[in-house]
RNA sequence: AUGAAGGAUCUGUGAGAGUUCCCGUACAAGCGGGGCGCCGAAGGGGCAAGGCAUCCGGUGAAUGCUGAAACUCUCAGGCAACAGGGAUCAGAUCUGGACG
Numbered sequence: 001a002u003g004a005a006g007g008a009u010c011u012g013u014g015a016g017a018g019u020u021c022c023c024g025u026a027c028a029a030g031c032g033g034g035g036c037g038c039c040g041a042a043g044g045g046g047c048a049a050g051g052c053a054u055c056c057g058g059u060g061a062a063u064g065c066u067g068a069a070a071c072u073c074u075c076a077g078g079c080a081a082c083a084g085g086g087a088u089c090a091g092a093u094c095u096g097g098a099c100g
Base pairs, nucleotide, nucleotide: 006095007094008093009092010091011090012089018036020035021034022033023032024031025030037079038078039077043075044073045072046071050066051065052064053063054062
């Protein structure tokens, strides 16, 4: 002097699945509770290859640890529209300080 990864904030983008049934509430597609059926893209859990270690001591096998996701599970969350939430991607600012 340059300012990587990562982190925070803001803006934009943004899917899926029940206008389901019952009860209560003054009607209600509102609110609360319960049942069945569903969704995956808040968050969370799980696993491969590989790596490491132990045992064995020719090879190898076995065991343990580590090990990714948009895969998978559906705990949580969500399931008319509106609203809200929402991974990812992009931009801006701040932080950070990889390396030349």

Model confidence (mean pLDDT): 79 of 100. Glycine riboswitch aptamer, 100 nucleotides, folded computationally. It matches the Rfam family "Glycine riboswitch aptamer". Its family is annotated with glycine biosynthetic process in the Gene Ontology. About the family: This family represents the bacterial glycine riboswitch.